[in-house]
RNA sequence: GAAGUCGGCCGGGCAGUCGCGGCAACCAUCUCAGGAUGGUUGCGGAGGAAAGUCCGGGCUCCACAGGGCAGGGUGCCAGGUAACGCCUGGGAGGCGCGAGCCUACGGAAAGUGCCACAGAAAAUACACCGCCUAAGUGCGCAAGCACCGGUAAGGUUGAAAUGGUGCGGUAAGAGCGCACCGCGCCGCUGGUAACAGUGGUGGCAGGGAAAACCCCACCUGGAGCAAGACCAAAUAGGGGAACAUUGAUGCGGCCCGCAUAAGUUCCCGGGUAGGUUGCUUGAGCCGCACGGCGACGUGUGCGCCAGAUGAAUGACUGUCCACGACAGAACCCGGCUUACAGGCCGACUUCCACU
Numbered sequence: 001g002a003a004g005u006c007g008g009c010c011g012g013g014c015a016g017u018c019g020c021g022g023c024a025a026c027c028a029u030c031u032c033a034g035g036a037u038g039g040u041u042g043c044g045g046a047g048g049a050a051a052g053u054c055c056g057g058g059c060u061c062c063a064c065a066g067g068g069c070a071g072g073g074u075g076c077c078a079g080g081u082a083a084c085g086c087c088u089g090g091g092a093g094g095c096g097c098g099a100g101c102c103u104a105c106g107g108a109a110a111g112u113g114c115c116a117c118a119g120a121a122a123a124u125a126c127a128c129c130g131c132c133u134a135a136g137u138g139c140g141c142a143a144g145c146a147c148c149g150g151u152a153a154g155g156u157u158g159a160a161a162u163g164g165u166g167c168g169g170u171a172a173g174a175g176c177g178c179a180c181c182g183c184g185c186c187g188c189u190g191g192u193a194a195c196a197g198u199g200g201u202g203g204c205a206g207g208g209a210a211a212a213c214c215c216c217a218c219c220u221g222g223a224g225c226a227a228g229a230c231c232a233a234a235u236a237g238g239g240g241a242a243c244a245u246u247g248a249u250g251c252g253g254c255c256c257g258c259a260u261a262a263g264u265u266c267c268c269g270g271g272u273a274g275g276u277u278g279c280u281u282g283a284g285c286c287g288c289a290c291g292g293c294g295a296c297g298u299g300u301g302c303g304c305c306a307g308a309u310g311a312a313u314g315a316c317u318g319u320c321c322a323c324g325a326c327a328g329a330a331c332c333c334g335g336c337u338u339a340c341a342g343g344c345c346g347a348c349u350u351c352c353a354c355u
Base pairs, nucleotide, nucleotide: 001351002350003349004348005347006346007345008344009343010342012320013319014318015317016316017315018314020045022043023042024041025040026039027038028037029036030035047326051337052336054335055334056333057332058331059224060223061222062221071220072219073218074217075216076090077089078088079087080086091105092103093102094101095100106215107214111213112212114208115207128155129154130151131150132149136147137146138145139144163181164180165179166178167177168176182204183202184201185200186199187198188197189196190195228277229276230275231274238268239267240266241265242264243263248260249259250258251257285303286301287300288299289298290297291296321324
């Protein structure tokens, strides 16, 4: 210098003017009070993703004796955490020259099902082209031929073919025998563990797929701030009490009486509109110290850092530059994923050149 890998950070700056919504103090007016309205001053007013709403939790209401089934989720090991499907560290496998990156990574001898096409054969194995003729039978003087057979080394198909390489062995072959590698089992050593190393042993059995059903282990109630709580009109309707020499209808021939639906006044409770609350002080942020490889934890200091509900965070001017991307809170928090103009910092790798 070039090409890369990993991690962290910023997301136009400054000044002025006028606005918008929040809080606090003061003043004025109204009000029995609570409080309401207006003004002045001060303080603070979107994000790294506020997004998707995909996981986990807080909070709220509903359900719930206990246990089990079903359903759903997770799936190497250890740790972190309020919790997680997240994060950290490690193991194994794969990719990369490397820094590094990726992985739903339990079980296929519990059972059921599946494996297109091609191919002899796709799982109770099997034999198309081949290889062999030792033994047995027949024919032949013989060479040899036929039968009976042996075999899976080589070829062919496929995504995948029943351990691999080599030597021995054989009629030809074959874990048939042996060595090494792989695999299973049993130990030992190291490690918390996943696992690794190593020794012995077994010639070696069961191809793939569980992101097919399934089995195993662990976790798991439902709904969501339009949750929920409180105050509470008008109108309509419900319940109750009182009122009358009242009228109507029914029971009745009539009176008394009773019942029914009305009338007037008052009371009660439910619910709607509307209002208040939930609402932002929090598993929080920032600084420092300590513990830990790390995720993170502990201690301490510092301040309080949006809270709207037709819903604020904007407009204009000046100036500078690299001329500004993706995008906007709505109960809160931890993650993941996705979008993003441009820029900054750190660590590391490979190659080239020069000293």
Predicted 3D model of a 355-nucleotide RNA (Bacterial RNase P class A) from a Gammaproteobacteria bacterium. A source record names the gene rnpB. NCBI's taxonomy places the organism under Bacteria, Pseudomonadati, Pseudomonadota, Gammaproteobacteria. The prediction has a mean pLDDT of 77. Of the family's consensus pairs, 94% are formed in the model. It matches the Rfam family "Bacterial RNase P class A". Its family is annotated with tRNA processing, dimeric ribonuclease P complex and ribonuclease P activity in the Gene Ontology.